The prediction has a mean pLDDT of 77. This is a predicted structure of a 97-nucleotide RNA (Bacterial small signal recognition particle RNA) from a Bacilli bacterium. Its Rfam family is "Bacterial small signal recognition particle RNA". Its Rfam clan is "SRP clan". The gene name in the source record is ffs.

[in-house]
RNA sequence: UAUCUUAAUUGACACAACAUAUAUAAUUGAACCAGGUCAGGAUUGGAAAAUAGCAGCCUUAAGAUUCCCUAUAUGUGUGUGUCUUUUUUUGUGUUAU
Numbered sequence: 001u002a003u004c005u006u007a008a009u010u011g012a013c014a015c016a017a018c019a020u021a022u023a024u025a026a027u028u029g030a031a032c033c034a035g036g037u038c039a040g041g042a043u044u045g046g047a048a049a050a051u052a053g054c055a056g057c058c059u060u061a062a063g064a065u066u067c068c069c070u071a072u073a074u075g076u077g078u079g080u081g082u083c084u085u086u087u088u089u090u091g092u093g094u095u096a097u
Stems, first nucleotide, its partner, number of pairs: 002094002005091001007089002011083006017076007025066004034059004042051003
C1' cells in the first nucleotide's frame, strides 16, 4: 500500500423495554340542591285510607384511590434484528514496497 474479516458510524422499518396519559377493572363516594324504599313524626279525612317526606338502608352521578392484568396514544442519548449509509475510524491475519 492492497485485500479478507471484525467492531464502530448514518438513516429507515419492525419488535421489545422504559416513562407518561387515557380507557377498562375493583373499591370508595350525595345532611339538603340524584333515584328507590321510607321507621318515627307531620298534614288531610267521620272512618278506611291518602299526601308530602327527615333519619336509616340500597343503587349510583361528579369525583377520588389502587394499579395486579389488558388495550390505545405519545416520547426516548435503552435493546435486538433486517436493509442501508461513511471520499471515515478500530482490531487480527495475509500481500507488496